[in-house]
Molecule: c-di-GMP-I riboswitch aptamer
Organism: Desulfuromusa sp.
RNA sequence: CUACCGAAAGGGCAAAGCCGGAGUGAUCCGGUGACGCAAAGCCACGGAUCCUCGUUUUCAGGACAGCCGGGUUGCCGAA
Repeated sequence: CUACCGAAAGGGCAAAGCCGGAGUGAUCCGGUGACGCAAAGCCACGGAUCCUCGUUUUCAGGACAGCCGGGUUGCCGAA
């Protein structure tokens, strides 16, 4: 120095619930609040799950990165 790894310190993110708003909906945004998180930063590429005003649908479109993989960037440095 790099990779694995995850002690400490500083800093970071923010589940459920509640309030306000957007959307048909999944869900999202802001505030409050902390269950947790070393990628709980970012990307819907594969799978899972969920939604749909679409005539129906196995179609199409969408949601989810805090479900699992994958890609990519990245703070600190004890064992």